[in-house]
Formats: sequence, C1' cells, structure tokens
RNA sequence: GGAGUCGGCCAGGCAAUCGCUGUCGAUAACGUCUCGACGGAGGAAAGUCCGGGCUCCAUAGGGCAGGGUGCCAGGUAACACCUGGGGGGCGUGAGCCUACGGACAGUGCAGCAGAGAACAGACCGCCGAUGACCCCUGCGGGGGUACAGGUAAGGGUGAAACGGUGCGGUAAGAGCGCACCGCACGAGUGGUAACACAUCGUGGCACGGUAAACCCCACCCGGAGCAAGACCAAAUAGGGGAGCGAUGGUGUGGGCCCGCACCGCUCCCGGGUAGGUCGCUUGAGGCGUGCGGCGACGCACGCCCCAGAGGAAUGGUUGCCCACCGACAGAACCCGGCUUAUCGGCUGACUCCAACC
Repeated sequence: GGAGUCGGCCAGGCAAUCGCUGUCGAUAACGUCUCGACGGAGGAAAGUCCGGGCUCCAUAGGGCAGGGUGCCAGGUAACACCUGGGGGGCGUGAGCCUACGGACAGUGCAGCAGAGAACAGACCGCCGAUGACCCCUGCGGGGGUACAGGUAAGGGUGAAACGGUGCGGUAAGAGCGCACCGCACGAGUGGUAACACAUCGUGGCACGGUAAACCCCACCCGGAGCAAGACCAAAUAGGGGAGCGAUGGUGUGGGCCCGCACCGCUCCCGGGUAGGUCGCUUGAGGCGUGCGGCGACGCACGCCCCAGAGGAAUGGUUGCCCACCGACAGAACCCGGCUUAUCGGCUGACUCCAACC
C1' cells in the first nucleotide's frame, strides 16, 4: 500500500419563528380559552415469529390427545435467545456455517443412470487351475478354444457398488494371509460434561442411507388476550320492594254489601346502555463506579425520571455549517429476543498478500 474478518457507536448539527401534544403553574369545584415553564419516537418503534410480566376464565392430582424443544455446561423471569466448550463442514488465514438425540423397537421410502442398490451384481475386462471340446505326442505330457465355470483387482454407471495402501499369495483374484491406516467393541487416562487420546487389548470388518418420513426416547406447554379487565354511572324502557288510594276502571268468587289480582301515584333498591375514570407507564428501567466471573451475566453503592394519545401529538418555513442533498422507517399495555429493511460516517481488534528498511 492492497484485500479481507469480527465487533462498538452515530443516524445531519445550530439558531430564529409559526404550529401540534402531555404534565405542572397562573387558577378558584371542574371544564374551556389564554400565558409561562418543562417533556415529546427508533435502532429497528416494523414482521407479530418465539419467550415472559400483567388481567380474566378454568383448574384435586395425574394422564390422553395436540404442539414445541433436541451435542454439553452455564446465564436468564423465561425462551426456539445469549455465553463458553465439543463434534462435523468451509476458508491459506482472521473467521464463518451447523434441527447436531435414536436407523439391532417397529413400519415405510429411494427418481435417473447402471449388468447389478440391501442378506446386490458378471456389461467390458482378467482367468480358465477343475470339467468339456479340438490338435500334437516319444503316452510322462504339451498346446489351443472360451462352452461350463471362477473372479468384485482394473474400466464404466451412480449421491452411494459391501473398508484403503502395499507386500505376499493365486489359474486369475479376493482380509485369503501379513504390515500400516481406518472401523467396531471393551478397558485405561484427561475433562463437571459433550467428548478426546500416535495408551492398551480383542475382532478380519459387519451393523448401508433416510427420523425438517411415520415413529421411539427425554424435557417443556391449561385457555384467551389491554376491544384483557376494574370502577363510577344519565335519559328511555323494563324488573323488585314499601307506602298511598278520595273517586274510579277491568277480571273473578258469591245473592249488591264484601274479598282478591291487575291498571294508577310517590319513594327506595339492584342490573345495565350511552358517557366518563382507571388499567397507562417507576420499569426483570437507564447511567456511572467498584467487585465476582474467560464470558453471557450477577452483586453492591450513588445519581436520574426519559412520550403516554384516544381520530390518536413530534411538523412547516428561513438562515448558516457539514456534506453535495441525509437511507430504512413512525410508539398505542409493557419487557427480553429473533428476523427483515437501511444512504452514509466514525472507531477498536485481528488476518492474508506485496514491497522496502
């Protein structure tokens, strides 16, 4: 100097002015108006994909069904998240990716190519010891054909062809034998564990793949969601209770008188609609320091209060500056994650290449 890897931070700034919105004050019971002070979107507020808080409903306990998670250890309120580690894959490397339990419990599936694909297979090739056939013979045997047959070493097909390399061996071959490598099982050692080992022994070597196929195993999960839910509470209509009844109306029992029920008026009670209030933002909160831990994170102390609407507010204009035109995008109960979108800039650590000293 070039190329790259992994993090952290910012998300135009300042001023003036005009608006919007919340709280407090002037302000007095409340509201409205006005004035003043202070606060007023994000790293993703998004997708609503996970996990929790909170609320109501349900619930003896447990199970079935259904769903989820799936190497190990830890963190956390919890998680499918995070941290550290192990195995596997990719990269020269910094690093990156990884649903990574079980295929001797059972069932299922496997296109194309290929001769053959699960207790497989002889297409080409090789051999033809043995048997068959032909020829020669000095009768001991020799040569040939490739018919039976042998052969999984070589070629070819495939994602995959029933361990690999070498030596021996053989008619040619083959774990057929041996050495090394690999594999399986058992033990030992190290590690909390996953797991590792150029540690020892045993075995010639099978038990193929697929579980984001059914399934099996282990663990987790009650349902619905702030339009959750709680409180206050008109008008109208209807319900219940008490009282009044002078006259009256209707129905009914009986021979009018008399009794009962309803209609009427007044008051009270409760449910509940409109409407209003709460839930609503002080919270698994933020910042700083110290301590423990490799880390995620935890603990202690100090400081801070940082949107809260209900048609739903954070915008417009001007000037200067940076840049040379600022991306993706806007809260709606709250929080922890994941994923997706994103102009550009700042910064830390590390890797590789080239040259020079």